This is a predicted structure of a 73-nucleotide RNA (SAH (S-adenosyl-L-homocysteine) riboswitch aptamer) from a Gammaproteobacteria bacterium. The source organism's lineage runs through Bacteria, Pseudomonadati, Pseudomonadota and Gammaproteobacteria. It matches the Rfam family "SAH (S-adenosyl-L-homocysteine) riboswitch aptamer". Rfam links the family to the GO terms S-adenosylhomocysteine metabolic process and regulation of gene expression. It was read from a public genome assembly, where an Rfam model found it. Of the family's consensus pairs, 100% are formed in the model.
[in-house]
RNA sequence: AUUUGCGAGGGGCGCUGCGACAGAUUCUCUGCCAGGCUCACAAAUCGGUUAAUUUCAACGGCGCUCAUAAAUA
Numbered sequence: 001a002u003u004u005g006c007g008a009g010g011g012g013c014g015c016u017g018c019g020a021c022a023g024a025u026u027c028u029c030u031g032c033c034a035g036g037c038u039c040a041c042a043a044a045u046c047g048g049u050u051a052a053u054u055u056c057a058a059c060g061g062c063g064c065u066c067a068u069a070a071a072u073a
Base pairs, nucleotide, nucleotide: 001045002044003043004042005041007039008038009037010066011065012064013063014062015061018036021031022030023029024028035059
């Protein structure tokens, strides 16, 4: 670095539907769909090889709402 698994990033309801996926089939349609993103951990593969310091996040369409917290008057 890649792939897979898993956890976390405070929740709920409604709406639209890009990608992926599934079905249909003639290049489009239908269904489903707003954690698909980031970070940590584990395994495998590939690459690299001096060490130290610092930090514990940043995000997630639209509307409503709860929680938490702060600010203003």